């Protein structure tokens, strides 16, 4: 330099054109004499910038980060 894959809350992951879900964690409350467990509830997310589309996490392009391969 070229090619392929990948990027989703603090963590691990699902989703793949039409309202973004789950686990762990965090806050509040209930439960307890107290702690733990359990229950209810809340905050927090689609790497960045463009394009296509009525509509983009999803499709296309570039860039950035990561993994692998070729020379």
């Nucleotide at each position: 330099g070229c090619c392929u894959c990948u990027g989703u809350g603090a963590u691990g992951u699902a989703g793949u054109g039409g309202a973004a879900g789950c686990u762990u964690g965090c806050g509040a409350c209930c439960u307890u004499g107290g702690u733990a467990u359990g229950g209810u509830u809340g905050a927090a997310g689609c790497g960045u910038g463009g394009g296509u589309u009525c509509g983009a996490u999803u499709c296309c392009c570039a860039c950035c980060g990561g993994a692998g391969g070729c020379u």

This is a predicted structure of a 71-nucleotide RNA (transfer RNA) from a Planctomycetota bacterium. NCBI's taxonomy places the organism under Bacteria, Pseudomonadati, Planctomycetota. It matches the Rfam family "tRNA". Rfam's curators write: Transfer RNA (tRNA) molecules are approximately 80 nucleotides in length.